[in-house]
The part of an RNA shown here (large-subunit ribosomal RNA, domain VI) has 263 nucleotides and comes from Eubacterium sp. 14-2. Taxonomically the source falls in Eubacterium (Bacteria, Bacillota, Clostridia, Eubacteriales). The full RNA is in RNAcentral, with records from ENA and SILVA.

Context: one part of a larger RNA
RNA sequence: CGAAGGAGAUCUGAGAGGAGCUGUCCCCAGUACGAGAGGACCGGGAUGGACGGACCACUGGUGCAUCUGUUGGCACGCCAGUGCCAUGGCAGGGUAGCCAAGUCCGGACGGGAUAAACGCUGAAGGCAUCUAAGCGUGAAGCCCCCCUCAAGAUGAGAUGUCCCAUUCGAAAGAAGUAAGACCCCUUGGAGAGUACGAGGUAGAUAGGGCAGGAGUGGAAGUGCAGCAAUGGAUGGAGCUGACUGCUACUAAUCGGUCGAGGG
Numbered sequence: 001c002g003a004a005g006g007a008g009a010u011c012u013g014a015g016a017g018g019a020g021c022u023g024u025c026c027c028c029a030g031u032a033c034g035a036g037a038g039g040a041c042c043g044g045g046a047u048g049g050a051c052g053g054a055c056c057a058c059u060g061g062u063g064c065a066u067c068u069g070u071u072g073g074c075a076c077g078c079c080a081g082u083g084c085c086a087u088g089g090c091a092g093g094g095u096a097g098c099c100a101a102g103u104c105c106g107g108a109c110g111g112g113a114u115a116a117a118c119g120c121u122g123a124a125g126g127c128a129u130c131u132a133a134g135c136g137u138g139a140a141g142c143c144c145c146c147c148u149c150a151a152g153a154u155g156a157g158a159u160g161u162c163c164c165a166u167u168c169g170a171a172a173g174a175a176g177u178a179a180g181a182c183c184c185c186u187u188g189g190a191g192a193g194u195a196c197g198a199g200g201u202a203g204a205u206a207g208g209g210c211a212g213g214a215g216u217g218g219a220a221g222u223g224c225a226g227c228a229a230u231g232g233a234u235g236g237a238g239c240u241g242a243c244u245g246c247u248a249c250u251a252a253u254c255g256g257u258c259g260a261g262g263g
Stems, first nucleotide, its partner, number of pairs: 001152001005163003009159003015149004021049007033038001051106005059100004066093005071086006110144003117137004164263001166175003180258004184200005205251003208247005214240003221234002224231002
């Protein structure tokens, strides 16, 4: 821009893409078969591998604004206590998130037409013949079935809902609006940007605060024991990013723009 007014929602599915794998064991059954050795078809069940998708309750990894320990140095005048630099200095843990080595799920079932192949009926050609007319069975393959996208499918589809006879103009057209949308702002398990989603005071959108959870692992200070290093008490202490809930304290203020006129 189109889709024959303007919107916002829900669909259909032409078409396109994806998937399509397979082992072992058990039953049937030590049956059929076979002198024996051996050992099935058909059918049913269980459990794996690789691959794919999703997820984070579990097991773990990571977790550079989390907690602790600690080496050397510098600084806060000194002690104590801290901060900074040294690969996050090094080391030990670890929430959310992300992730796999973790968990769950998938290939199926079924239908249609067939290939090779196997048949029925059957002439040419009194027989025979699956084929010439006609009719069946038959594959991990083909078309459906399953998953995803999908009406720019210009062949532009469907359903229901909302807004609609404003002003100027002879008309063409223009303007202000409606439903609605956007700009702008607070933002997100969404994200390169855009888009998408949640919100914008009639408000829990983000930050903060409070409480909880979770992590670390016993803060500082002050008593106490010890000559001291240190230990112990106060005290599951102190500190704490993302998690959960509550709360307008802070910021989403005030505003602006576009958008139908009887199709």